RNA sequence: AAGUCGAGGGGCAGCAUGGGUCUUCGGACCUGAUGGCGACCGGCGGACGGGUGCGUAACGCGUAUGCAACUUUCCAACAACAGGAAGAUAGCCCGGAGAAAUUCGGAUUAAUAUUCCAUAAAACAGGGGUACUGCCUGGUACUAUUUGUUAAAGACUUCGGUCGGUUGUAGAUGGACAUGCGUCUGAUUAGGUAGUUGGUGAGGUAACGGCUCACCAAGCCAACGAUCAGUAGGGGGUUUGAGAGGAUGAUCCCCCACACUGGAACUGAGACACGGUCCAGACUCCUACGGGAGGCAGCAGUAGGGAAUAUUGGUCAAUGGAGGAAACUCUGAACCAGCCACGCCGCGUGUAGGAAGAAUGUCCUUAGGAUUGUAAACUACUUUUAUCAGGGAAGAAUGACGAGCAUGCGUGCUCGGAGCGACGGUACCUGAGGAAUAAGCACCGGCUAACUACGUGCCAGCAGCCGCGGUAAUACGUAGGGUGCAAGCGUUAUCCGGAAUUACUGGGUUUAAAGGGUGUGUAGGCGGUCUUUUAAGUCUGUGGUGAAAGGUUACAGCUCAACUGUAAAAGUGCCAUGGAUACUGGAAGACUUGAGUAUUAUAAAGGAAGGUGGAAUUCGUGGUGUAGCGGUGAAAUGCAUAGAUACCACGAGGAAGGCCGAUUGCGAAGGCAGCUUUCUGGAUAAUAACUGACGCUAAAACACGAAAGCGUGGGGAGCGAACAGGAUUAGAUACCCUGGUAGUCCACGCCGUAAACGAUGGAUACUCGGUGUGUGGUGUCUUCGGACUGCGUGCCUUAGCGAAAGCGUUAAGUAUCCCACCUGGGGAGUACGUCGGCAACGAUGAAACUCAAAGGAAUUGACGGGGGUCCGCACAAGCGGUGGAGUAUGUGGUUUAAUUCGAUGAUACGCGAGGAACCUUACCUAGGCUCGAAUUGUACUGGACGGUAUCAGAAAUGAACUGUUCUUCGGACAGGAGUGAAGGUGCUGCAUGGUUGUCGUCAGCUCGUGCCGUGAGGUGUUGGGUUAAGUCCCGCAACGAGCGCAACCUCUAGGUUUAGUUGCCAGCAAGUAAUGGUGGGGACUCUGGAAAGACUGCCGGCGUAAGCCGUGAGGAAGGUGGGGACGACGUCAAAUCAUCAUGGCCUUUAUGCCUAGGGCUACACACGUGCUACAAUGGCGGGUACAGAGGGUAGCGAAACCGCGAGGUGGAGCCAAUCCCAGAAAGCCCGUCCCAGUUCGGAUUGGAGUCUGCAACUCGACUCCAUGAAGGUGGAAUCGCUAGUAAUCGCGUAUCAGCCAUGACGCGGUGAAUACGUUCCCGGACCUUGUACACACCGCCCGUCAAGCCAUGGAAGCUGGGGGUACCUGAAGAUGGUGACUUUAUAAGAGC
Repeated sequence: AAGUCGAGGGGCAGCAUGGGUCUUCGGACCUGAUGGCGACCGGCGGACGGGUGCGUAACGCGUAUGCAACUUUCCAACAACAGGAAGAUAGCCCGGAGAAAUUCGGAUUAAUAUUCCAUAAAACAGGGGUACUGCCUGGUACUAUUUGUUAAAGACUUCGGUCGGUUGUAGAUGGACAUGCGUCUGAUUAGGUAGUUGGUGAGGUAACGGCUCACCAAGCCAACGAUCAGUAGGGGGUUUGAGAGGAUGAUCCCCCACACUGGAACUGAGACACGGUCCAGACUCCUACGGGAGGCAGCAGUAGGGAAUAUUGGUCAAUGGAGGAAACUCUGAACCAGCCACGCCGCGUGUAGGAAGAAUGUCCUUAGGAUUGUAAACUACUUUUAUCAGGGAAGAAUGACGAGCAUGCGUGCUCGGAGCGACGGUACCUGAGGAAUAAGCACCGGCUAACUACGUGCCAGCAGCCGCGGUAAUACGUAGGGUGCAAGCGUUAUCCGGAAUUACUGGGUUUAAAGGGUGUGUAGGCGGUCUUUUAAGUCUGUGGUGAAAGGUUACAGCUCAACUGUAAAAGUGCCAUGGAUACUGGAAGACUUGAGUAUUAUAAAGGAAGGUGGAAUUCGUGGUGUAGCGGUGAAAUGCAUAGAUACCACGAGGAAGGCCGAUUGCGAAGGCAGCUUUCUGGAUAAUAACUGACGCUAAAACACGAAAGCGUGGGGAGCGAACAGGAUUAGAUACCCUGGUAGUCCACGCCGUAAACGAUGGAUACUCGGUGUGUGGUGUCUUCGGACUGCGUGCCUUAGCGAAAGCGUUAAGUAUCCCACCUGGGGAGUACGUCGGCAACGAUGAAACUCAAAGGAAUUGACGGGGGUCCGCACAAGCGGUGGAGUAUGUGGUUUAAUUCGAUGAUACGCGAGGAACCUUACCUAGGCUCGAAUUGUACUGGACGGUAUCAGAAAUGAACUGUUCUUCGGACAGGAGUGAAGGUGCUGCAUGGUUGUCGUCAGCUCGUGCCGUGAGGUGUUGGGUUAAGUCCCGCAACGAGCGCAACCUCUAGGUUUAGUUGCCAGCAAGUAAUGGUGGGGACUCUGGAAAGACUGCCGGCGUAAGCCGUGAGGAAGGUGGGGACGACGUCAAAUCAUCAUGGCCUUUAUGCCUAGGGCUACACACGUGCUACAAUGGCGGGUACAGAGGGUAGCGAAACCGCGAGGUGGAGCCAAUCCCAGAAAGCCCGUCCCAGUUCGGAUUGGAGUCUGCAACUCGACUCCAUGAAGGUGGAAUCGCUAGUAAUCGCGUAUCAGCCAUGACGCGGUGAAUACGUUCCCGGACCUUGUACACACCGCCCGUCAAGCCAUGGAAGCUGGGGGUACCUGAAGAUGGUGACUUUAUAAGAGC
């Protein structure tokens, strides 16, 4: 925030005015006389306006109706009336109680308060009559028909009147009640209901009504969802959407509900009443403790809660409301102002010119360029806004009052009109100066417009989804630049959209989620042909309604817009009414093709009950007979001398049905198999005789329903869960074996599930063909083969469909009807509840939480203890090794100042290294240098550089001394001090180039065009043969081509030809002790150049061919003659930044450079690769024969001499087919050793030496003497090799002063064995198959578990809330009864 009226009343406390009295001149007192007026009586209003959304799933709301069942103060209209009387009561006065709130008693008084009498109808109640009419009860009108009852108030007045009062009618407005339709979720809520449903009668209400009561009946609601539970104010509208829809119900409007919580009535026209009353309760406050007061979900404001939401403002000036005759009063309604970028709209932060493309910043390929960018500076201009100054509204119309006109005198119309503005000196206008006063936020990997640098280094962080970040981040942070919006921009939350992702419009169900296990069948849904009728659905016209606001369109008003106004259209809806009749529905009649019936036939493991037969297993009895049987991958348990197994005969018993037998048949499905009898169901064909739509589908319901399981009683041969034992195994609660209970079988009763599958619901119709098969028909034909026509059952296929695989008249095609089911994966077919079941369990069936996938089909690979084919010293067959010993060498580890670095399965480990004492050298220690050890440009200086028997030092280096170059005069050369480039064996081989290893010298890898597939992709390249080979042939929707294979190149094997020195020497000549040493020669060997030769060319056999075979011929060589070089597409983020090159990073008096010494050589140990051995096929001694390929001038170095020897002296010859290294060794001959740690073996150690080299200590090789270790052929395991190979024997070279070389690379000598074959191991190739793998089986992946975290359960109990039923107590209040008391006395009331 609700008062107002003194023009209803008695009055007068306070204020003012007038008057009067008194006065100390301050004032005091009196006077209702006047203005007015507190409190009081009375009237009207406080039921409106304002707030909120608790409750409510409801006739609450919306919409359309009904009321023949009602009410309505004030307002407009009409009719009639207003006579007389009475007693109270508040106030005031007196007295009392109480702290207060409040209250009691007495006296007295008024009214438009109250009461009584009169008058009284068109009202009310009752009776009668007439007319009209309807929608059931009925309604309306009239009555010159009758009886009864009920009214009133005055006030003001200018005396004209005005405002009121009573009764009635009818209107308007508001309200009450009833009804149709619409209005959330849950069925894990299926039954609910006793005043319940209806009737009769009564009561009650404004009014109908179980609204209430008595009696009677037993109804009423519900699968079209009752009841119950949860949630929720409803609508106009708002938001989103193309729409259909979805979500929502702030501001404004309508309705409802509520007012501290619950209950109740009173007053009133209206309330069961936000700022009224009573009671109960909770809470707060006051109190004298006795008792009282209160209700902001009105406007502000406070507290609390919260992520969060404003001023204790102004005014009644306008609009509206209450009262009043009016002035006027009241009005937190309202109009204004304040706060908040919360939203919408508008405006500004300047405009034009301006290239030295300024400077700064940033980036880059950096003498510079690009970008920021016409941007700035600068020049010219403008002044919205802001600031200052001046002016300055509209919103004000009414009305008081005055005048005029009209008049029925109530009033109406016209004109004038003082005064009245909260906003507010506001909007707006004018002037002044001056670019002056005004830009941020997000983003820049893709989606999505916009890119670079630096920092960081799986850290810090980002993130809507995918994802980004592990040293070159357009994704993090910062900067520059850019993009987008802009006084805003981002984030968060929520709703709709996109999402056809709940699909009405507009989805699906073989395999992705999804067809019920099958049938019968109720409700429901759908339904053949023709005719008539009806008009419910349907279509259409008209009328009413669908409030306003909002939205749309048009126009208009504020400078524009937002905003507002006016008009139109719309409002797809509901109601009423007229019409149309194709289709659907209702009614009636007819039809035969759907469906059924009948008759005659046919086929069948269809079902139920009974009977019966043979084979086999087992058992029993008897017999024969003897030591095993049985079983397995191999065994054992087991059985057996008490006689098994085996064989024969007889007998018992149970179960199952061989052959036929088949993508055969039958059945709704489950399922059904010896033969036979009885009973019984269905199907098909033919006939076209009968009925005449009788049909299809199918929630609920009912029935059937493999196996296992359960109950009762039988039965029990074989098999066989559980169980026992034996094996296997790391274990083996399994697979295998020996036993074996329930069960399997029968009868009866349950269970009700399966990958109950065609993973494909049922019905009907239509849509190319081919080829089988089962069973019918032909009164259509036939060439007897068939052809035609039905019903089943298979395969292939066209169109079409499908994501594809595939389906394809037996549809997954084209359509219609009905049912069932699905909506990401997991949790979970779980929990709870309910129903069923004897139980086991079944049916129905969630959520929390969690993940970003789960899934289908197909493709290419890879893989498989999948299949097929093939190859390789892959295995096998052989020979020799390694692994054991000693030693060499490399690696790991350890150690160290350092033991530099790299290489690490195959594909590192005698590897980089084809030469670590210094150097190398990269490492460590110590001493030094800083434009530097090296290269080069530039400008300057200026003459050095160098040398020395000097000093210090470990040296580098420093000091000292000495010395002053050449020249064409340009300079050269070197030094110094600057400068520009340095330097780095520092990091990253996961930033790179190049090079290399490996698969693998395996036969593969691809392309063009065409064709196939939506596509990935396929085809070619697969198939049949063949090959060393994707080699070749044939076939083929492929035809061709490329990189690989092969060939071309080289070495080698025989011969020809040519040439003939340094090589050769047959013949000739001469010579020597001897030697091609010499003259000569080209014959031979040899050397090096050229050409030929080998191609399955020839023959025979096989084969279409390619090709294969043959001890084939010929030939030096035969089927690639033998080696080498040569390595496809690619794999291993393989190796190398330390060969080299190189991006980035790091370092710059050091991570660079110089020097000395040390280290890379360490040594409890482990591994790899070699060497030497273990001996007699040997060792040792003596004698003796035969190579090839290399190297040599800072070199190889002969002869000769010395030394036991390494070697030394020596120096001939040789730049080499000439000389040298250089003696080949195994072999052969002779001798010796006699099986032993040896005459094997040679390590280790001592001594003495030689050589290289500045230098052999750490740390060289070799020689001699002495020493004489392990080792007697090597565990598991493992390597190489297929012919001049393995094995064995020696020789050479590179590197190099020397050498740790037993290594590497070459060379020749001697010179085998074996290969049945492809089962297996390893690796590889092709085809095919499966896949849940694609980092590709070293894959993927399951379960348990410590600790922690998240979510959800259980738990002795404890506690709160909601609901139902039964019972107890019971306030206020209402109704009824009584009422001795009060009283104005037929009433009403106190009390009970």
Molecule: small-subunit ribosomal RNA
Organism: uncultured prokaryote